[in-house]
The RNA shown here (SAM riboswitch aptamer (S box leader)) has 107 nucleotides and comes from Oceanobacillus piezotolerans. The sequence was found by an Rfam model in a public genome assembly. The coordinates come from a structure-prediction model, not an experiment, and the mean pLDDT is 82. Its Rfam family is "SAM riboswitch aptamer (S box leader)". Rfam's curators write: The SAM riboswitch is found upstream of a number of genes which code for proteins involved in methionine or cysteine biosynthesis in Gram-positive bacteria. Lineage of the source: Bacteria > Bacillati > Bacillota > Bacilli > Oceanobacillus.
RNA sequence: UUCUUAUCAAGAGAAGUUGAGGGGUCUGGCCCUAUGAAGCUUCAGCAACCACUGACAUUGUCGGAAAGGUGCUAAUUCCAGCAAGAUUGAUUCUUGAGAGAUAAGAG
Numbered sequence: 001u002u003c004u005u006a007u008c009a010a011g012a013g014a015a016g017u018u019g020a021g022g023g024g025u026c027u028g029g030c031c032c033u034a035u036g037a038a039g040c041u042u043c044a045g046c047a048a049c050c051a052c053u054g055a056c057a058u059u060g061u062c063g064g065a066a067a068g069g070u071g072c073u074a075a076u077u078c079c080a081g082c083a084a085g086a087u088u089g090a091u092u093c094u095u096g097a098g099a100g101a102u103a104a105g106a107g
Base pairs, nucleotide, nucleotide: 001107002106003105004104005103006102007101008100013043014042015041016040017039021032022031023030026081027080028079029078044073045072046071048070049069050068052064053063054062055061056060077099082096083095084094085093086092
């Protein structure tokens, strides 16, 4: 980096440095930000998958313990944009797709 599968309504922050942006891409919103954005460093925390483990059962379901391997720590993946349905006074709601993020496996 490509493909496959699963999950995405919960959870979790401070300091130092730095100095204006950031919330994946594009668009429209909306929000965060000099009471310091993003980045980098240090420590802290959370607990999704793999690893560990118990029961039941057929290779899956439900727990447990920790934090080993990754990961994560504003707002539902911040909301919408594509399609279908319902619903309307205004438009709102639901479902799915697409894309994205994370993990595991394979190439």